[in-house]
Order: sequence, then C1' cells, then structure tokens
RNA sequence: GCGCAGGAGAGUGCGGCCCGACUUCGGAAUCGAGCCGCCGCCGAAGGCGCAACUCCCGCAACCGCUCAGGCACCACGGACUGCGC
Repeated sequence: GCGCAGGAGAGUGCGGCCCGACUUCGGAAUCGAGCCGCCGCCGAAGGCGCAACUCCCGCAACCGCUCAGGCACCACGGACUGCGC
C1' cells in the first nucleotide's frame, strides 16, 4: 500500500424554493426527497497551529483551530484496530 471485518461524534432546528405521493378538480394540509439562507453543533478524511528536541532549518498527536468535511434512519466518508497478502 491492497483486500476483508469492525469503527464515533454532532439539529428529523427555523424559513423559503422545488419535485413526487395522497386528492374527482383546485387550494390547503400531510408524508418523502433535493436546493438555498440563517443560527446552533461535531470532529476520527484532508488542511492549519503548537511542545519536548534542535546551532539553525525544522519537528508529533486521537491536543487545539474548524478552512474543508459532517450533524434523523439508510447510504457515503471515517482516524484507528484485527486478519491475510
């Protein structure tokens, strides 16, 4: 590094738009999905920062920052762990 398995945290928040379903039709409501805005939050892809140490340059993390990413379930991602090559 590859394959398999395990693998956390945080709002189903509010508003708007929009698609589908439901409906005799229309509207409204409800349900589900998506997008945008606002606020709150998470931290284990990545990124950034710092100690000891070092003449200097530098230099670690699961610590800190949250740019990115993420916050119902599922899916995806996922540091790290186990097994095999």